The RNA shown here (transfer RNA) has 74 nucleotides and comes from a Eubacteriales Family XIII. Incertae Sedis bacterium. The sequence was found in a public genome assembly. Rfam family: tRNA. Its family is annotated with triplet codon-amino acid adaptor activity in the Gene Ontology. The prediction has a mean pLDDT of 81. Taxonomically the source falls in Anaerovoracaceae (Bacteria, Bacillota, Clostridia, Peptostreptococcales).
[in-house]
RNA sequence: CGAGGUAUAGCUCAGCUUGGUAGAGCGCUACGUUCGGGACGUAGAGGCCACAGGUUCAAAUCCUGCUACCUCGA
Repeated sequence: CGAGGUAUAGCUCAGCUUGGUAGAGCGCUACGUUCGGGACGUAGAGGCCACAGGUUCAAAUCCUGCUACCUCGA
RNA backbone atom coordinates (compact mmCIF):
# COMPACT_ATOMS: atom_id res chain seq x y z
P C A 1 -1.34 3.76 3.53
O5' C A 1 -0.88 2.83 2.33
C5' C A 1 -0.71 3.35 1.02
C4' C A 1 -0.68 2.24 0.00
C3' C A 1 -1.93 1.36 0.00
O3' C A 1 -3.00 1.94 -0.73
C1' C A 1 0.00 0.00 0.00
P G A 2 -4.51 1.61 -0.34
O5' G A 2 -4.73 0.13 -0.86
C5' G A 2 -4.69 -0.17 -2.25
C4' G A 2 -4.84 -1.67 -2.48
C3' G A 2 -6.02 -2.31 -1.81
O3' G A 2 -7.23 -2.12 -2.52
C1' G A 2 -4.11 -3.62 -1.44
P A A 3 -8.64 -2.12 -1.76
O5' A A 3 -8.83 -3.65 -1.36
C5' A A 3 -9.03 -4.63 -2.36
C4' A A 3 -9.20 -6.00 -1.75
C3' A A 3 -10.21 -6.10 -0.63
O3' A A 3 -11.55 -6.19 -1.10
C1' A A 3 -8.22 -7.20 0.02
P G A 4 -12.73 -5.60 -0.17
O5' G A 4 -12.85 -6.67 1.02
C5' G A 4 -13.25 -8.00 0.74
C4' G A 4 -13.04 -8.88 1.95
C3' G A 4 -13.76 -8.47 3.21
O3' G A 4 -15.14 -8.80 3.22
C1' G A 4 -11.54 -9.07 3.72
P G A 5 -16.16 -7.91 4.06
O5' G A 5 -15.82 -8.30 5.57
C5' G A 5 -15.99 -9.63 6.01
C4' G A 5 -15.43 -9.82 7.40
C3' G A 5 -16.01 -8.94 8.48
O3' G A 5 -17.26 -9.42 8.96
C1' G A 5 -13.67 -8.96 8.68
P U A 6 -18.34 -8.36 9.55
O5' U A 6 -17.74 -7.97 10.97
C5' U A 6 -17.57 -8.94 11.99
C4' U A 6 -16.86 -8.35 13.19
C3' U A 6 -17.50 -7.09 13.78
O3' U A 6 -18.59 -7.39 14.63
C1' U A 6 -15.17 -6.77 13.55
P A A 7 -19.77 -6.30 14.78
O5' A A 7 -19.09 -5.15 15.65
C5' A A 7 -18.54 -5.43 16.92
C4' A A 7 -17.95 -4.18 17.56
C3' A A 7 -18.97 -3.08 17.85
O3' A A 7 -18.62 -2.42 19.08
C1' A A 7 -17.28 -2.25 16.43
P U A 8 -19.47 -2.77 20.41
O5' U A 8 -20.99 -2.53 20.01
C5' U A 8 -21.56 -1.23 20.03
C4' U A 8 -23.04 -1.30 20.30
C3' U A 8 -23.43 -2.08 21.54
O3' U A 8 -23.28 -1.31 22.72
C1' U A 8 -24.79 -2.75 19.76
P A A 9 -22.73 -2.06 24.03
O5' A A 9 -23.94 -1.97 25.06
C5' A A 9 -24.34 -0.69 25.57
C4' A A 9 -24.79 -0.79 27.01
C3' A A 9 -23.86 -1.55 27.93
O3' A A 9 -23.82 -0.92 29.21
C1' A A 9 -26.00 -2.52 28.01
P G A 10 -22.64 0.08 29.55
O5' G A 10 -21.52 -0.86 30.21
C5' G A 10 -20.34 -0.28 30.80
C4' G A 10 -19.60 -1.35 31.59
C3' G A 10 -19.35 -2.63 30.80
O3' G A 10 -18.14 -2.57 30.08
C1' G A 10 -20.42 -3.17 32.85
P C A 11 -17.99 -3.20 28.59
O5' C A 11 -17.92 -4.76 28.88
C5' C A 11 -16.80 -5.34 29.54
C4' C A 11 -16.99 -6.84 29.68
C3' C A 11 -17.34 -7.58 28.40
O3' C A 11 -16.17 -7.89 27.63
C1' C A 11 -18.84 -8.23 30.10
P U A 12 -16.28 -8.05 26.04
O5' U A 12 -17.13 -9.38 25.83
C5' U A 12 -16.61 -10.65 26.26
C4' U A 12 -17.59 -11.74 25.94
C3' U A 12 -18.14 -11.74 24.53
O3' U A 12 -17.25 -12.33 23.61
C1' U A 12 -19.91 -12.05 26.07
P C A 13 -17.39 -11.99 22.00
O5' C A 13 -18.82 -12.59 21.67
C5' C A 13 -19.68 -11.94 20.77
C4' C A 13 -21.07 -12.50 20.91
C3' C A 13 -22.04 -12.07 19.83
O3' C A 13 -21.87 -12.88 18.67
C1' C A 13 -23.07 -11.81 21.92
P A A 14 -22.54 -12.38 17.27
O5' A A 14 -24.06 -12.71 17.64
C5' A A 14 -25.05 -12.39 16.76
C4' A A 14 -26.40 -12.79 17.36
C3' A A 14 -27.54 -12.24 16.51
O3' A A 14 -27.78 -13.08 15.39
C1' A A 14 -27.95 -11.79 18.80
P G A 15 -27.67 -12.39 13.92
O5' G A 15 -28.83 -11.29 13.94
C5' G A 15 -30.16 -11.68 14.30
C4' G A 15 -30.99 -10.47 14.60
C3' G A 15 -30.98 -9.38 13.53
O3' G A 15 -31.91 -9.65 12.50
C1' G A 15 -30.70 -8.41 15.67
P C A 16 -31.33 -10.09 11.01
O5' C A 16 -30.74 -8.73 10.44
C5' C A 16 -31.59 -7.60 10.26
C4' C A 16 -30.88 -6.50 9.47
C3' C A 16 -30.27 -6.97 8.15
O3' C A 16 -30.34 -5.90 7.21
C1' C A 16 -28.57 -6.16 9.55
P U A 17 -31.56 -5.99 6.13
O5' U A 17 -31.16 -7.21 5.19
C5' U A 17 -30.03 -7.10 4.31
C4' U A 17 -29.68 -8.44 3.73
C3' U A 17 -30.78 -9.11 2.91
O3' U A 17 -30.82 -8.61 1.57
C1' U A 17 -29.83 -10.68 4.40
P U A 18 -32.24 -8.69 0.74
O5' U A 18 -33.28 -7.95 1.69
C5' U A 18 -34.39 -7.26 1.13
C4' U A 18 -35.48 -7.06 2.18
C3' U A 18 -34.98 -6.47 3.49
O3' U A 18 -36.01 -5.61 4.02
C1' U A 18 -36.00 -8.56 3.89
P G A 19 -36.00 -4.14 3.66
O5' G A 19 -35.87 -3.38 5.08
C5' G A 19 -34.84 -3.73 6.00
C4' G A 19 -34.86 -2.77 7.18
C3' G A 19 -36.23 -2.57 7.82
O3' G A 19 -36.05 -2.28 9.21
C1' G A 19 -35.48 -0.53 6.92
P G A 20 -36.99 -3.20 10.26
O5' G A 20 -38.05 -2.13 10.75
C5' G A 20 -37.65 -1.01 11.52
C4' G A 20 -38.86 -0.29 12.07
C3' G A 20 -39.95 -1.20 12.63
O3' G A 20 -40.57 -0.55 13.73
C1' G A 20 -40.83 0.14 10.88
P U A 21 -40.57 -1.29 15.16
O5' U A 21 -39.75 -0.28 16.09
C5' U A 21 -39.88 1.15 15.92
C4' U A 21 -39.61 1.81 17.23
C3' U A 21 -38.75 1.01 18.20
O3' U A 21 -37.95 1.88 18.99
C1' U A 21 -40.85 1.45 19.18
P A A 22 -36.40 1.54 19.27
O5' A A 22 -36.32 0.21 20.10
C5' A A 22 -36.55 -1.06 19.49
C4' A A 22 -35.57 -2.09 20.02
C3' A A 22 -35.47 -2.26 21.53
O3' A A 22 -36.55 -3.06 22.01
C1' A A 22 -33.32 -2.29 20.54
P G A 23 -36.58 -3.69 23.49
O5' G A 23 -35.88 -5.09 23.26
C5' G A 23 -35.42 -5.87 24.35
C4' G A 23 -34.94 -7.19 23.84
C3' G A 23 -34.12 -7.97 24.85
O3' G A 23 -34.95 -8.71 25.73
C1' G A 23 -32.98 -7.94 22.79
P A A 24 -34.40 -9.06 27.20
O5' A A 24 -33.46 -10.32 26.91
C5' A A 24 -34.00 -11.52 26.36
C4' A A 24 -32.91 -12.55 26.14
C3' A A 24 -32.02 -12.83 27.35
O3' A A 24 -32.63 -13.76 28.23
C1' A A 24 -30.68 -12.50 25.44
P G A 25 -32.34 -13.62 29.80
O5' G A 25 -30.88 -14.22 29.97
C5' G A 25 -30.61 -15.58 29.67
C4' G A 25 -29.11 -15.84 29.68
C3' G A 25 -28.37 -15.38 30.93
O3' G A 25 -28.49 -16.30 32.01
C1' G A 25 -27.21 -14.66 29.01
P C A 26 -28.61 -15.70 33.48
O5' C A 26 -27.15 -15.11 33.79
C5' C A 26 -26.03 -15.98 33.88
C4' C A 26 -24.73 -15.20 33.88
C3' C A 26 -24.58 -14.14 34.97
O3' C A 26 -24.23 -14.70 36.24
C1' C A 26 -23.91 -13.24 32.92
P G A 27 -24.81 -13.99 37.55
O5' G A 27 -24.22 -12.51 37.54
C5' G A 27 -22.83 -12.27 37.73
C4' G A 27 -22.48 -10.84 37.46
C3' G A 27 -23.15 -9.81 38.35
O3' G A 27 -22.54 -9.69 39.63
C1' G A 27 -23.27 -9.09 36.11
P C A 28 -23.39 -9.33 40.91
O5' C A 28 -23.93 -7.86 40.61
C5' C A 28 -23.04 -6.75 40.54
C4' C A 28 -23.80 -5.46 40.31
C3' C A 28 -24.94 -5.20 41.29
O3' C A 28 -24.49 -4.66 42.52
C1' C A 28 -25.68 -4.79 39.07
P U A 29 -25.26 -5.02 43.86
O5' U A 29 -26.61 -4.19 43.76
C5' U A 29 -26.60 -2.77 43.76
C4' U A 29 -28.02 -2.23 43.65
C3' U A 29 -29.02 -2.85 44.62
O3' U A 29 -28.95 -2.31 45.92
C1' U A 29 -29.97 -2.76 42.46
P A A 30 -29.35 -3.20 47.19
O5' A A 30 -30.95 -3.26 47.09
C5' A A 30 -31.71 -2.08 47.24
C4' A A 30 -33.19 -2.36 47.00
C3' A A 30 -33.77 -3.52 47.78
O3' A A 30 -34.12 -3.18 49.11
C1' A A 30 -34.43 -3.69 45.53
P C A 31 -34.07 -4.27 50.24
O5' C A 31 -35.32 -5.18 49.94
C5' C A 31 -36.65 -4.66 50.02
C4' C A 31 -37.65 -5.62 49.43
C3' C A 31 -37.66 -7.02 50.04
O3' C A 31 -38.36 -7.09 51.27
C1' C A 31 -37.71 -7.18 47.69
P G A 32 -37.98 -8.18 52.36
O5' G A 32 -38.50 -9.54 51.70
C5' G A 32 -39.89 -9.73 51.50
C4' G A 32 -40.15 -11.07 50.81
C3' G A 32 -39.53 -12.28 51.50
O3' G A 32 -40.32 -12.74 52.59
C1' G A 32 -39.13 -12.38 49.17
P U A 33 -39.58 -13.27 53.91
O5' U A 33 -38.90 -14.64 53.44
C5' U A 33 -39.70 -15.73 53.02
C4' U A 33 -38.83 -16.83 52.43
C3' U A 33 -37.68 -17.28 53.30
O3' U A 33 -38.10 -18.23 54.28
C1' U A 33 -36.92 -16.92 51.10
P U A 34 -37.75 -17.96 55.84
O5' U A 34 -36.17 -18.14 55.91
C5' U A 34 -35.58 -19.43 55.69
C4' U A 34 -34.06 -19.34 55.81
C3' U A 34 -33.55 -18.62 57.03
O3' U A 34 -33.55 -19.48 58.18
C1' U A 34 -32.40 -17.85 55.13
P C A 35 -34.10 -18.87 59.56
O5' C A 35 -33.02 -17.78 60.00
C5' C A 35 -33.34 -16.81 61.01
C4' C A 35 -32.09 -16.08 61.44
C3' C A 35 -31.26 -15.53 60.31
O3' C A 35 -31.74 -14.25 59.90
C1' C A 35 -29.86 -16.71 61.80
P G A 36 -31.79 -13.93 58.27
O5' G A 36 -30.27 -13.82 57.82
C5' G A 36 -29.48 -12.70 58.20
C4' G A 36 -28.03 -12.94 57.88
C3' G A 36 -27.70 -13.27 56.44
O3' G A 36 -27.64 -12.09 55.63
C1' G A 36 -26.58 -14.78 57.83
P G A 37 -28.02 -12.21 54.06
O5' G A 37 -26.88 -13.09 53.40
C5' G A 37 -25.55 -12.55 53.24
C4' G A 37 -24.59 -13.62 52.79
C3' G A 37 -24.90 -14.29 51.46
O3' G A 37 -24.44 -13.51 50.35
C1' G A 37 -24.42 -15.93 53.06
P G A 38 -25.28 -13.54 48.94
O5' G A 38 -25.05 -15.04 48.45
C5' G A 38 -23.77 -15.47 47.99
C4' G A 38 -23.80 -16.97 47.75
C3' G A 38 -24.79 -17.45 46.72
O3' G A 38 -24.30 -17.35 45.39
C1' G A 38 -25.00 -18.75 48.66
P A A 39 -25.28 -16.94 44.20
O5' A A 39 -26.29 -18.16 44.12
C5' A A 39 -25.87 -19.44 43.69
C4' A A 39 -26.96 -20.46 43.90
C3' A A 39 -28.31 -20.13 43.28
O3' A A 39 -28.38 -20.50 41.92
C1' A A 39 -28.61 -20.73 45.53
P C A 40 -29.22 -19.58 40.88
O5' C A 40 -30.73 -19.72 41.40
C5' C A 40 -31.40 -20.99 41.35
C4' C A 40 -32.75 -20.93 42.04
C3' C A 40 -33.69 -19.82 41.55
O3' C A 40 -34.36 -20.18 40.34
C1' C A 40 -33.65 -19.80 43.90
P G A 41 -34.76 -19.01 39.32
O5' G A 41 -35.97 -18.28 40.04
C5' G A 41 -37.19 -18.98 40.29
C4' G A 41 -38.15 -18.14 41.09
C3' G A 41 -38.45 -16.77 40.51
O3' G A 41 -39.43 -16.81 39.48
C1' G A 41 -37.99 -16.56 42.81
P U A 42 -39.35 -15.72 38.29
O5' U A 42 -39.86 -14.40 39.00
C5' U A 42 -41.18 -14.32 39.50
C4' U A 42 -41.41 -13.01 40.20
C3' U A 42 -41.04 -11.75 39.43
O3' U A 42 -42.02 -11.38 38.48
C1' U A 42 -40.20 -11.60 41.61
P A A 43 -41.54 -10.59 37.15
O5' A A 43 -41.11 -9.14 37.67
C5' A A 43 -42.09 -8.24 38.19
C4' A A 43 -41.44 -7.06 38.87
C3' A A 43 -40.54 -6.19 38.00
O3' A A 43 -41.27 -5.28 37.19
C1' A A 43 -39.47 -6.64 40.06
P G A 44 -40.59 -4.75 35.83
O5' G A 44 -39.37 -3.85 36.33
C5' G A 44 -39.60 -2.67 37.06
C4' G A 44 -38.31 -2.09 37.59
C3' G A 44 -37.32 -1.61 36.55
O3' G A 44 -37.64 -0.34 36.02
C1' G A 44 -36.19 -2.82 38.25
P A A 45 -37.02 0.12 34.57
O5' A A 45 -35.54 0.59 34.93
C5' A A 45 -35.33 1.66 35.83
C4' A A 45 -33.86 1.78 36.18
C3' A A 45 -32.92 1.96 35.00
O3' A A 45 -32.84 3.30 34.60
C1' A A 45 -32.10 0.26 36.43
P G A 46 -32.70 3.65 33.06
O5' G A 46 -31.29 3.04 32.65
C5' G A 46 -30.08 3.55 33.22
C4' G A 46 -28.92 2.65 32.85
C3' G A 46 -28.74 2.42 31.36
O3' G A 46 -28.06 3.49 30.74
C1' G A 46 -28.61 0.37 32.52
P G A 47 -28.77 4.27 29.50
O5' G A 47 -28.16 3.59 28.21
C5' G A 47 -26.72 3.45 28.06
C4' G A 47 -26.40 2.85 26.73
C3' G A 47 -27.03 3.51 25.52
O3' G A 47 -26.30 4.66 25.14
C1' G A 47 -27.14 1.14 25.33
P C A 48 -27.14 5.91 24.61
O5' C A 48 -28.03 5.25 23.46
C5' C A 48 -27.57 5.27 22.12
C4' C A 48 -28.75 5.29 21.19
C3' C A 48 -28.50 6.00 19.87
O3' C A 48 -27.91 5.11 18.93
C1' C A 48 -30.49 6.84 20.83
P C A 49 -26.79 5.70 17.93
O5' C A 49 -25.77 4.49 17.80
C5' C A 49 -24.99 4.08 18.90
C4' C A 49 -24.58 2.63 18.75
C3' C A 49 -24.14 2.25 17.35
O3' C A 49 -23.08 1.31 17.40
C1' C A 49 -25.98 0.92 17.99
P A A 50 -22.01 1.28 16.25
O5' A A 50 -20.87 2.24 16.82
C5' A A 50 -20.45 2.12 18.17
C4' A A 50 -19.23 3.01 18.40
C3' A A 50 -19.35 4.41 17.84
O3' A A 50 -20.04 5.29 18.69
C1' A A 50 -17.27 3.46 17.20
P C A 51 -21.11 6.37 18.05
O5' C A 51 -20.18 7.37 17.24
C5' C A 51 -19.21 8.15 17.91
C4' C A 51 -18.39 8.94 16.91
C3' C A 51 -19.19 9.73 15.89
O3' C A 51 -19.68 10.95 16.40
C1' C A 51 -17.45 8.56 14.79
P A A 52 -21.11 11.51 15.82
O5' A A 52 -20.73 12.02 14.36
C5' A A 52 -19.84 13.12 14.19
C4' A A 52 -19.60 13.40 12.72
C3' A A 52 -20.85 13.52 11.84
O3' A A 52 -21.48 14.77 11.95
C1' A A 52 -19.26 12.16 10.76
P G A 53 -23.08 14.86 11.63
O5' G A 53 -23.25 14.52 10.08
C5' G A 53 -23.00 15.55 9.12
C4' G A 53 -22.86 14.96 7.72
C3' G A 53 -24.13 14.52 7.01
O3' G A 53 -24.89 15.61 6.49
C1' G A 53 -22.45 12.90 6.68
P G A 54 -26.51 15.41 6.32
O5' G A 54 -26.64 14.42 5.09
C5' G A 54 -26.16 14.80 3.80
C4' G A 54 -26.28 13.65 2.82
C3' G A 54 -27.69 13.12 2.60
O3' G A 54 -28.44 13.92 1.69
C1' G A 54 -26.20 11.31 2.88
P U A 55 -30.07 13.95 1.80
O5' U A 55 -30.52 12.50 1.32
C5' U A 55 -30.33 12.08 -0.02
C4' U A 55 -30.83 10.67 -0.22
C3' U A 55 -32.27 10.43 0.22
O3' U A 55 -33.20 10.83 -0.78
C1' U A 55 -30.89 8.70 1.04
P U A 56 -34.49 11.70 -0.34
O5' U A 56 -35.38 10.68 0.52
C5' U A 56 -35.89 9.50 -0.09
C4' U A 56 -36.45 8.59 0.95
C3' U A 56 -37.47 9.21 1.90
O3' U A 56 -38.77 9.31 1.33
C1' U A 56 -35.91 7.89 3.12
P C A 57 -39.64 10.67 1.54
O5' C A 57 -40.03 10.58 3.08
C5' C A 57 -40.60 11.72 3.75
C4' C A 57 -41.13 11.32 5.09
C3' C A 57 -40.16 10.54 5.96
O3' C A 57 -39.26 11.40 6.65
C1' C A 57 -42.23 9.43 5.95
P A A 58 -37.74 11.01 6.74
O5' A A 58 -37.73 9.72 7.67
C5' A A 58 -38.11 9.82 9.05
C4' A A 58 -38.26 8.43 9.64
C3' A A 58 -37.03 7.55 9.57
O3' A A 58 -36.13 7.83 10.63
C1' A A 58 -38.93 6.32 8.88
P A A 59 -34.55 7.85 10.32
O5' A A 59 -34.19 6.33 10.04
C5' A A 59 -34.48 5.33 11.02
C4' A A 59 -33.36 4.32 11.10
C3' A A 59 -32.00 4.87 11.50
O3' A A 59 -31.26 3.89 12.21
C1' A A 59 -31.82 3.96 9.35
P A A 60 -31.42 3.78 13.78
O5' A A 60 -30.25 2.78 14.22
C5' A A 60 -28.89 3.20 14.18
C4' A A 60 -27.99 2.00 14.00
C3' A A 60 -28.04 1.35 12.62
O3' A A 60 -27.14 1.98 11.73
C1' A A 60 -28.25 -0.30 14.30
P U A 61 -27.56 2.20 10.16
O5' U A 61 -27.94 0.74 9.61
C5' U A 61 -26.96 -0.29 9.57
C4' U A 61 -27.60 -1.59 9.11
C3' U A 61 -28.16 -1.53 7.69
O3' U A 61 -27.93 -2.77 7.03
C1' U A 61 -29.89 -2.07 9.23
P C A 62 -26.78 -2.89 5.92
O5' C A 62 -27.32 -1.88 4.80
C5' C A 62 -28.10 -2.35 3.69
C4' C A 62 -28.31 -1.25 2.68
C3' C A 62 -27.09 -0.39 2.39
O3' C A 62 -26.21 -1.01 1.45
C1' C A 62 -28.96 1.00 2.72
P C A 63 -24.60 -0.76 1.54
O5' C A 63 -24.45 0.74 1.02
C5' C A 63 -24.77 1.07 -0.34
C4' C A 63 -24.52 2.53 -0.60
C3' C A 63 -23.17 3.07 -0.15
O3' C A 63 -22.12 2.76 -1.07
C1' C A 63 -24.86 4.53 0.57
P U A 64 -20.63 2.54 -0.55
O5' U A 64 -20.17 4.03 -0.16
C5' U A 64 -20.05 5.01 -1.19
C4' U A 64 -19.66 6.34 -0.58
C3' U A 64 -18.45 6.34 0.34
O3' U A 64 -17.21 6.30 -0.35
C1' U A 64 -20.19 7.60 1.33
P G A 65 -15.93 5.62 0.33
O5' G A 65 -15.51 6.68 1.47
C5' G A 65 -15.10 7.99 1.08
C4' G A 65 -15.05 8.89 2.30
C3' G A 65 -14.11 8.46 3.41
O3' G A 65 -12.76 8.78 3.14
C1' G A 65 -16.18 9.12 4.34
P C A 66 -11.60 7.84 3.66
O5' C A 66 -11.62 8.04 5.24
C5' C A 66 -11.36 9.32 5.82
C4' C A 66 -11.71 9.32 7.28
C3' C A 66 -11.02 8.26 8.13
O3' C A 66 -9.70 8.64 8.51
C1' C A 66 -13.33 8.28 8.62
P U A 67 -8.64 7.49 8.87
O5' U A 67 -9.08 7.09 10.34
C5' U A 67 -8.99 8.03 11.40
C4' U A 67 -9.44 7.39 12.71
C3' U A 67 -8.80 6.07 13.05
O3' U A 67 -7.51 6.22 13.61
C1' U A 67 -11.13 5.91 13.39
P A A 68 -6.42 5.04 13.44
O5' A A 68 -6.92 3.90 14.46
C5' A A 68 -6.94 4.14 15.85
C4' A A 68 -7.63 3.00 16.57
C3' A A 68 -7.10 1.60 16.23
O3' A A 68 -5.92 1.28 16.93
C1' A A 68 -9.47 1.59 16.17
P C A 69 -4.85 0.29 16.26
O5' C A 69 -5.54 -1.14 16.38
C5' C A 69 -5.80 -1.69 17.65
C4' C A 69 -6.71 -2.89 17.53
C3' C A 69 -6.23 -4.01 16.62
O3' C A 69 -5.27 -4.85 17.23
C1' C A 69 -8.51 -3.56 16.17
P C A 70 -4.22 -5.65 16.31
O5' C A 70 -5.10 -6.80 15.63
C5' C A 70 -5.68 -7.81 16.42
C4' C A 70 -6.50 -8.75 15.57
C3' C A 70 -5.80 -9.33 14.36
O3' C A 70 -4.96 -10.43 14.69
C1' C A 70 -7.94 -8.57 13.73
P U A 71 -3.69 -10.77 13.75
O5' U A 71 -4.34 -11.39 12.43
C5' U A 71 -5.06 -12.61 12.48
C4' U A 71 -5.65 -12.94 11.14
C3' U A 71 -4.69 -12.92 9.96
O3' U A 71 -3.90 -14.11 9.87
C1' U A 71 -6.67 -11.78 9.38
P C A 72 -2.44 -14.05 9.19
O5' C A 72 -2.78 -13.84 7.64
C5' C A 72 -3.45 -14.86 6.91
C4' C A 72 -3.79 -14.38 5.51
C3' C A 72 -2.64 -13.85 4.69
O3' C A 72 -1.84 -14.87 4.10
C1' C A 72 -4.47 -12.39 4.48
P G A 73 -0.30 -14.62 3.80
O5' G A 73 -0.33 -13.60 2.57
C5' G A 73 -0.89 -14.00 1.33
C4' G A 73 -0.93 -12.84 0.36
C3' G A 73 0.38 -12.12 0.12
O3' G A 73 1.22 -12.81 -0.79
C1' G A 73 -1.36 -10.54 0.42
P A A 74 2.81 -12.67 -0.63
O5' A A 74 3.10 -11.17 -1.13
C5' A A 74 2.82 -10.80 -2.48
C4' A A 74 2.99 -9.32 -2.68
C3' A A 74 4.35 -8.75 -2.27
O3' A A 74 5.34 -8.95 -3.27
C1' A A 74 2.62 -7.39 -1.42